[in-house]
RNA sequence: CUGUCCGCAGGAGAUGGCAUUCUCCUUUAACCGCUCAUUGUGAGCCGAUGAUGCCUACAACCCG
Numbered sequence: 001c002u003g004u005c006c007g008c009a010g011g012a013g014a015u016g017g018c019a020u021u022c023u024c025c026u027u028u029a030a031c032c033g034c035u036c037a038u039u040g041u042g043a044g045c046c047g048a049u050g051a052u053g054c055c056u057a058c059a060a061c062c063c064g
Base pairs, nucleotide, nucleotide: 009026010025011024012023013022016055017054018053019052020051021050033045034044035043036042037041
């Protein structure tokens, strides 16, 4: 210096924050929503979660 493995640690999981937990990745990575047609554009669907709880923002309805 290079390669591999392990540990610690860090990062990611389609729009924010906190907590818990799960999964994935080790910087050449995880990840960067989906469907149809098209071939570089059109149409459509759905959520602030990976999952759960709370908060915030937005939207709809009702009451004061």